Source information:
Predicted 3D model of a 354-nucleotide RNA (Bacterial RNase P class A) from a Dehalococcoidales bacterium. Model confidence (mean pLDDT): 77 of 100. The RNAcentral record of the sequence draws on ENA. Its Rfam family is "Bacterial RNase P class A". Rfam classes the family as a ribozyme. The gene name in the source record is rnpB.

Formats: sequence, C1' cells, structure tokens
RNA sequence: CAAGUAAACCGGGUGACCGCUCGCCUUAGGCGGGAGGAAAGUCCGAGCUCCACCGGGCAAGAUGCUGGGUAACGCCCAGGAGGGGUGACCCUACGGAAAGUGCCACAGAAACAUACCGUCCUUCACACUGUGAAGGAUAAGGGUGAAAUGGUGAGGUAAGAGCUCACCAGCGGCUGGGUGACCAGCCGGCUGGGUAAACCCCAUCCGGAGCAAGACCAAAUAGAGGGACAAAAGGACGCCCGGCCAGUUCCCCGGGUUGGUCGCUUGACCCUGAUGGUAACAUCAGGGCUAGAUAGAUGGUCACCAUCCUUCUAAGGAAGGAUACAGAACUCGGCUUACAGGUUUACUUGACCG
Repeated sequence: CAAGUAAACCGGGUGACCGCUCGCCUUAGGCGGGAGGAAAGUCCGAGCUCCACCGGGCAAGAUGCUGGGUAACGCCCAGGAGGGGUGACCCUACGGAAAGUGCCACAGAAACAUACCGUCCUUCACACUGUGAAGGAUAAGGGUGAAAUGGUGAGGUAAGAGCUCACCAGCGGCUGGGUGACCAGCCGGCUGGGUAAACCCCAUCCGGAGCAAGACCAAAUAGAGGGACAAAAGGACGCCCGGCCAGUUCCCCGGGUUGGUCGCUUGACCCUGAUGGUAACAUCAGGGCUAGAUAGAUGGUCACCAUCCUUCUAAGGAAGGAUACAGAACUCGGCUUACAGGUUUACUUGACCG
C1' cells in the first nucleotide's frame, strides 16, 4: 500500500420566526418534554387482563451435541464433533437406523442381496502352444451406478478372498483425562450401506384468547317472548377419568347503546463506577425520568454549516445537485429483513522498503 475477517458507533447540526401536542405553574402567559436502530415482519418468549374451576392422562404442537446465562425462549455465551477457507474466521434441521415400517429412480446380473463379462481346476469332443460343451471353485480384475461382502500394499493360493501381515477407517473392550459432550493410549475379532427438514422411537417443554384484553361511569330501551335440559345439559381449543357448582346452563326471536374515563407509561428501565466471572451476565454504590396521541400530535419557512457526487481550477478554491432505510399506538427480552454515506478498534494474507 492492497485485499479480507470480526465488532462497535453516527446517520445530520446551529440560530431565528411561526405552528401542533402532553405535563406543571403564579394561567391574555411562562417553564419543561415530544418518533427508531430497526419503530418494520408479527416469527419466538414473557409481563398484564379475562375465561367459577381443581387434579390426572391422552391427542395435537414445539425443541433436539455438552455446560452455563436469563423472568423465559426456538435467544445469548463458552466448549465438543463434522464440514468450508492459505488464514483471521464461518456454517450445522448436531438424540436414535441394534424397536418397527417405508424409500434408494434410471442404469446394472444384482441395491436387506448377487454373478453379466472374466479367472482357475476336472472331464469329454475337435480342425490341438487353442476352441466348444458340462460340472465345480471364485469375487482380486472389468462394466453399471451416488452407493456393490471396508481401503492401500505385500505375502499366499489351482485361481482368489482379512486367508495372513503392516498401516488406516469402522465396531467392541480396558485404562487415563474432562462437570460433560468427547479426547488419548492399548488390545481384539475381521466388518454390507444410506435415508428420520420420511413415518416412527426417546428426552424435555406445553390451557385458551388477547389492550379492538379488560374495568368503571353516563345515557337509552321492551322482554308478562318462545324452546331444550332436570342432577342431566353446561361450566377454558379437542378427547377420557375423578372432584366441585346448581338456573352463574344452552339455543332462537326482538329491542336499546355505538358517548366518556381508566387501562396509558417508574420499567425483569437507562447511564457511570467497583467487585466476581474466559464470556454471556450477576451483585453493590451513585446518578437520571427521557412521547402518550385517539381519524390519530412530534411539523413548516429562511439562513449558515456538515457529508457525498459531478464539472471547472496548477493549487487554493468556486458552481450545481443530492443527503439512506424509514413514523410510536399496552410494555419488555430476542430473532429476521431494509439501509446512500461516514468514523473507529482488533486480527489475517500478499507485495515493497528499512
């Protein structure tokens, strides 16, 4: 200097004038506050609210290596295994195929099982260093395929084969290390596979609906309405069992209201420091209060500055244009997606110079 990897931050500022909204006050006014890192998606988890319910089980659903963090999670941190990359680093829908079922097209002789070509031995025949037929042995060589009775090499054999040996892979046993997933060493017999984001098995979790939840006030009206059920129905999305409730049941017809207040922002909150921890994070101390709208406020104009782009200029500089993704609606912890431009930190690789 170039190319990368991981992470963090900003993403407009200042002033004047006018406007909107919330809170407080000494109320013709004054003071203070007013849209994000994702507010998006509505994908997870909760807080909160309601459903008279309580307990147990099944079904449905979700997660899936180990250990930790957290209110919890399908999230975060640290490890393990496998894979990618020269590397910094990155990815994983990562339990079980020895409980069972299913699938592996086509090709190929054969894909839960084999012998198409081939090789060797014996016998017979013939045109006789060979060819053909029959019988037996074989899975080293060839072909097909993603995958064909573990791989490579040597010995051995009639020809071959873990038949034997060496080195590997897999499987099993023992010993050691580690909280654990796993790792290392030694020994052994010689060994058909894959697939569970296929059904399934195993472990763990697991009510429903949602702020348009729900509570209250005001106002108005029409219930002499009809039916079912009688310890049954009904009582939290489905099913079963047990308990509990007794008109707090269910269905149909008809009428009134559509207004207001609360919920509504002090929170598993934010900032700084110390301690502990590899870290995520936890504890303690100090400081802070930072939108609460309701047809939906959080803005408009002017001037200057900042950043970027283009053109001109030897340079200084000048002119013009542009300034990303995007707008709270109960709140919070995550994940995913979008983003012009700019800043910073650490690390990796390459070239050059000293």